Context: one part of a larger RNA
Molecule: small-subunit ribosomal RNA, central domain
Organism: uncultured bacterium
């Protein structure tokens, strides 16, 4: 290359748009690139492969055949890929009617609770722990009541509930805004699917300005522990979390499980929409879209997957190829920095 693979044994890019490219509904007409057949040329010769000859056989030598599975022209076919015109409506998408939602941004507002202060009451404790020290308090701590700053998250409602493409979203209430899902009908006519390169988003944590600080806390002190204790334990306490605007761009970024579209037995729950049917109910039963628990067949090396496949198949894309050396060096590209991405061999089991 051919194969064979990717949940957990090596291996799905964090996620999404999307360019090239690759694949692609039903139907006619037609064309004849691609496919089929044939027909002619032409594929040196030795060589193989087959049938004969000749050296006493063989090697080896000769003489026919075959075959060269190809290229090329010219003839035909038209089913299926392709072009090129022309319908269709099932995929796709658009109008409308309605609904459910921590979805996304900004601007106000609220109550609980920590903390710090003022101001009363009140006296010796408190706080921490396995137990204790260090703190902290007669200069009035802890408790307690009342009032004031301030930052930061929103208790219960809360749910194998809910949105979102992941990341991630939860205190009210307003503006702007994305998808989504249902119903009956019109409309557009294949407009789709993937998606190398690009491109945008992308928890923490860092990092660059400026702001901002209540509580927690890396580092940092100190106390205990200990043989030591550069830790767990406990007192403090700075970076930081918090805003705002610009960088990074990684994660067990997980369903360790690409993305779409089809097709295969059933049971039971809950979330959203919308039929039917009566006995109008806390009722019955349908349709549809999520989310969950079990299970047939089937698949799995098992465990386990099972209409949310890990089944059956089909289009595209990534990606593995023994263990270490290594996701490392060099070297390009990004970044201010951290470093990220792309990525080896030498040796060595």
């Nucleotide at each position: 290359c051919u194969g064979g693979g990717c949940g957990u044994a090596a291996a799905g890019c964090g996620u999404g748009c999307g360019u090239a490219g690759g694949c692609g509904g039903c139907u006619u007409u037609u064309u004849a690139a691609g496919u089929u057949g044939g027909a002619u040329g032409u594929g040196a010769a030795a060589g193989c492969c087959c049938c004969g000859g000749g050296c006493u056989c063989a090697a080896c030598c000769u003489g026919g055949g075959a075959a060269c599975u190809g290229c090329a022209u010219c003839c035909a076919a038209a089913a299926c890929u392709g072009g090129a015109a022309g319908g269709c409506u099932u995929g796709a998408g658009u109008g409308c009617g309605a609904g459910a939602g921590a979805g996304g941004a900004g601007u106000g507002u609220g109550g609980a609770a920590u903390u710090u202060c003022c101001u009363g009451u009140g006296u010796a404790g408190c706080g921490g722990u396995g137990a204790a020290a260090u703190g902290c308090g007669u200069a009035g701590a802890u408790a307690u009541a009342g009032g004031a700053a301030g930052g930061a998250a929103c208790a219960c409602c809360a749910g194998u509930g809910g949105c979102g493409a992941a990341g991630g979203c939860g205190a009210c209430a307003c503006u702007c805004u994305g998808g989504c899902u249902u119903g009956a009908c019109a409309c557009u006519g294949a407009c789709g699917c993937u998606g190398a390169g690009g491109u945008a988003c992308g928890a923490a944590a860092g990092c660059g300005u400026g702001g901002g600080g209540a509580g927690c806390a890396a580092a940092c002190a100190g106390g205990a522990u200990u043989a030591g204790a550069u830790a767990c334990c406990c007192u403090g306490g700075u970076a930081g979390u918090c805003c705002a605007c610009g960088c990074c761009g990684u994660a067990a970024a997980c369903g360790a499980u690409g993305u779409c579209u089809a097709c295969u037995a059933g049971u039971u729950g809950u979330c959203g929409g919308u039929g039917g049917u009566c006995u109008u109910g806390u009722a019955c039963u349908g349709c549809u879209g999520g989310u969950a628990a079990c299970g047939c067949a089937g698949c799995u090396a098992a465990c386990g997957c099972g209409a949310u496949a890990a089944g059956u198949a089909g289009a595209c894309c990534g990606c593995c190829u023994g263990g270490g050396g290594a996701g490392u060096a060099c070297g390009g590209c990004c970044g201010c920095a951290a470093g990220g991405u792309u990525a080896a061999a030498a040796c060595u089991c």